[in-house]
Context: one part of a larger RNA
RNA sequence: ACGAACGCUGGCGGCGUGCUUAACACAUGCAAGUCGAGCGGUAAGGCCCUUCGGGGUACACGAGCGGCGAACGGGUGAGUAACACGUGGGUGAUCUGCCUCGCACUCUGGGAUAAGCCCGGGAAACUGGGUCUAAUACCGGAUGUGACACAUGGCCGCAUGGUCUGUGUGUGGAAAGAUUUAUCGGCUGGGGAUGGACUCGCGGCCUAUCAGCUUGUUGGUGGGGUAAUGGCCUACCAAGGCGAAGACGGGUAGCCGGCCUGAGAGGGCGACCGGCCACACUGGGACUGAGACACGGCCCAGACUCCUACGGGAGGCAGCAGUGGGGAAUAUUGCGCAAUGGGCGGAAGCCUGACGCAGCAACGCCGCGUGAGGGAUGACGGCCUUCGGGUUGUAAACCUCUUUCAGCGCUGACGAAGCCUUCGGGUGACGGUAGGCGCAGAAGAAGCACCGGCUAACUACGUGCCAGCAGCCGCGGUAAUACGUAGGGUGCGAGCGUUGUCC
Numbered sequence: 001a002c003g004a005a006c007g008c009u010g011g012c013g014g015c016g017u018g019c020u021u022a023a024c025a026c027a028u029g030c031a032a033g034u035c036g037a038g039c040g041g042u043a044a045g046g047c048c049c050u051u052c053g054g055g056g057u058a059c060a061c062g063a064g065c066g067g068c069g070a071a072c073g074g075g076u077g078a079g080u081a082a083c084a085c086g087u088g089g090g091u092g093a094u095c096u097g098c099c100u101c102g103c104a105c106u107c108u109g110g111g112a113u114a115a116g117c118c119c120g121g122g123a124a125a126c127u128g129g130g131u132c133u134a135a136u137a138c139c140g141g142a143u144g145u146g147a148c149a150c151a152u153g154g155c156c157g158c159a160u161g162g163u164c165u166g167u168g169u170g171u172g173g174a175a176a177g178a179u180u181u182a183u184c185g186g187c188u189g190g191g192g193a194u195g196g197a198c199u200c201g202c203g204g205c206c207u208a209u210c211a212g213c214u215u216g217u218u219g220g221u222g223g224g225g226u227a228a229u230g231g232c233c234u235a236c237c238a239a240g241g242c243g244a245a246g247a248c249g250g251g252u253a254g255c256c257g258g259c260c261u262g263a264g265a266g267g268g269c270g271a272c273c274g275g276c277c278a279c280a281c282u283g284g285g286a287c288u289g290a291g292a293c294a295c296g297g298c299c300c301a302g303a304c305u306c307c308u309a310c311g312g313g314a315g316g317c318a319g320c321a322g323u324g325g326g327g328a329a330u331a332u333u334g335c336g337c338a339a340u341g342g343g344c345g346g347a348a349g350c351c352u353g354a355c356g357c358a359g360c361a362a363c364g365c366c367g368c369g370u371g372a373g374g375g376a377u378g379a380c381g382g383c384c385u386u387c388g389g390g391u392u393g394u395a396a397a398c399c400u401c402u403u404u405c406a407g408c409g410c411u412g413a414c415g416a417a418g419c420c421u422u423c424g425g426g427u428g429a430c431g432g433u434a435g436g437c438g439c440a441g442a443a444g445a446a447g448c449a450c451c452g453g454c455u456a457a458c459u460a461c462g463u464g465c466c467a468g469c470a471g472c473c474g475c476g477g478u479a480a481u482a483c484g485u486a487g488g489g490u491g492c493g494a495g496c497g498u499u500g501u502c503c
Base pairs, nucleotide, nucleotide: 001501002500004499005498006497007496008495011368012367013366014365015364016363017361018360019326024324025323026322028321029320030319033068034067035066038065039064041061042060045059046057047056048055049054075279076278077277085203086202087201088200089199090198091197094196095195099192100191101190105186106185107141108140109139110138116131117130118129119128120127121126147171148170149169150168151167152166153164154163155162156161177184178183179182205251206250207249212242213241214240217239218238219237220236221235222234223233224232254276255275256274257273258269259268260267261266281302282301283300284299285298304315305314306313307312332358334357335356336355340354341352342351343350344349371401372400373399374398381392382391383390384389405444407439408438409437410436411435415430418427419426420425447492448491449490450489451488452473453472454471458487459486460485461484462483468475469474
């Protein structure tokens, strides 16, 4: 010093922190939706009509098609000794949805399909056939600033080359509407911003009781693949490449900003907070997409759990709570979207276990209190005693005061100069909390360890190498300042000790 634990004890508040072990298994609820201003529609609710079958209507909207999001946010540290991380470069070898800047455009057609309706299959999960329909869903045609290919000119450099939106020819190509008068969109290509990708120098563990390692291995050529370089992959050719400046192997480990310690140099650590990485039951794979090889998506295999009509299905808390288990040990199945931030939406708004708060725990740090002043015949009691007394001790009683905190009553926020609005107004989870005013009364609030030396603090009794103590030296065998108890003392104090670990 600590994310601590254990023992004894425990008044209040503020701010933090809280599974270090089994990346063990998980009941239950919630944690990612949103848009009707893209579309066909109308399951539910309101109102009206009704022949009680149903119909209409405005507000809206279940399910569906479509768009955006779901790749963020949140968790964990298993794996990883690696361009994973840190730091500094390179990309003349690269991508980037939403946002932003400026240029050009948004013309004209077509065929389907879900939902719906009808008929089935299945225990279920789910699923088949027929028929109807829409779009900002899908597919043609036109136009072509630019894109790409070739030819060609100027300028430049860092080798491949870069650049001048240079010039000419050719190639195959774009779009979507909605709501209602002003917006939101759509498409081609260019610049920016942001975020990635690749690559290089240097840096940071132990082990030589690991000394040789390597065949896609090292390089080349052609081809493939990618946004892109590259043995990344493939065919052929060559025989290389690495290593005591430690290759290869084994062990351990997420890395950093930082944190702890120390005068520093250094040593140890990487909880909380922030950045990066990796993982999401175990292993593998791709799909969609600007972005994933995707925690709450898909497929396959495996282990495990559950349902089953035995044919077949369902699941993945290392999200927030919570349960069992493991453990010395680590919390509520709480409240709210009021704030901050995020997704969708023109907006209202909806969603948000991110977040803001509350609950539990002296787990830590900090602050406050448990009273203050006076008070000697030094009372009683306790302990010791040389029996004179000493000590506990101004301590108590008693007198005079005060009222923090807790308690009770009244009042009562900032966080919202925001946001929304029909312009009237509405809107705070925390919270009737913090704070303010008042009431009563010293009233409700002290323990723990130690006292042989190191080390601050001594006597009595009990015990008798017993019982016991102990960090080291060592105490105890009949006067023990070292064991146990008591009185007294010392040190800290809502804590005090012990144990563990690091300096």
The prediction has a mean pLDDT of 86.
A computed fold for a 503-nucleotide part of an RNA from an uncultured bacterium, annotated as small-subunit ribosomal RNA, 5' domain.
The full RNA is in RNAcentral, with records from ENA and SILVA.